[in-house]
Parts: sequence; structure tokens; C1' cells
RNA sequence: UCUUCGGGGUUGGGUGUAAUUCCCUACUGGCGGUACAGUCCGCGACCCGGGACAGAAGAAAGGUAACUGCAAUAACAGUGCCUUGCGUUCAACUGUCACGGCUGACUCGGUGAAAGUCCGGGACCAACAGUAAAGUCUGGAUGAAAGAAGA
Repeated sequence: UCUUCGGGGUUGGGUGUAAUUCCCUACUGGCGGUACAGUCCGCGACCCGGGACAGAAGAAAGGUAACUGCAAUAACAGUGCCUUGCGUUCAACUGUCACGGCUGACUCGGUGAAAGUCCGGGACCAACAGUAAAGUCUGGAUGAAAGAAGA
């Protein structure tokens, strides 16, 4: 440098108009390190922030009653839409890159040289949007990435 790989899980019931979301029960666990880790240390993805680079509707004029204001079939004002133009300046927004921020949860005992990682008991956690309140459904995502294997 190239190729490939690179996230799993709602079982069975209850209530209810309605819940895979509530209740009981059940099931799942990315990557690297280290005595084998969802909970230790670190990383990635998701989300937020401004920055750099690239693209970009639009700006001005004319028209148009689709919406709002207004007494109103009137382009007076704003928004939307159409046509032409201007310009390489500004710019909603989009993409890429790096940086910064954010980012959940464990105890007891045993074995051992060494384990918050193994064995046993008992616990706990799980982003954002949708929806009867979601780790498991749907969606961004047949995406991306920490990384791994091979050449």
C1' cells in the first nucleotide's frame, strides 16, 4: 500500500383500548491491554462545539394570489414558487479531516506466583429519534470504526 473480515439479544406470561417499551420471567455483551473482563485501564462508534478545506440553494430585477398581515383579486410587506441576471464576494446547508467535550455499570468468597478477568454466590449497566415509557422493535446503519487476518 492492497484485499477480506470486523455487534449481539424479548422466551413465556400479566395488566390494558393500545405496551417485544410498564410488571414477573428470559436473553445479549465491539476493539486493544492484562491470568481469559459488558463493570479495571485505554480506544472506537453515537451525540455536541468551534476550526480548516471543498461544494452550494440563495442575494439583484421582473413575474406569480400558494400562505400570512391587511378593509381588499391589490404584488403594500414578509414567506414560498418561476424566469433572467450578477458574482467568484457573502452565504443557509452538505461532505471530508483533525482537535476538544461528552460517553453506563461490582461486590463477597475460593484457587493461584499473579485474577475487580478463572470458579462459586449475590448485584449492577446499556447513546439518540419514533411509539403506552425500549440494551433486545423501527430508524440513521447493506453505514462507519477501534482493530484483526492475509499478500
Molecule: FMN riboswitch aptamer (RFN element)
Organism: uncultured Acetatifactor sp.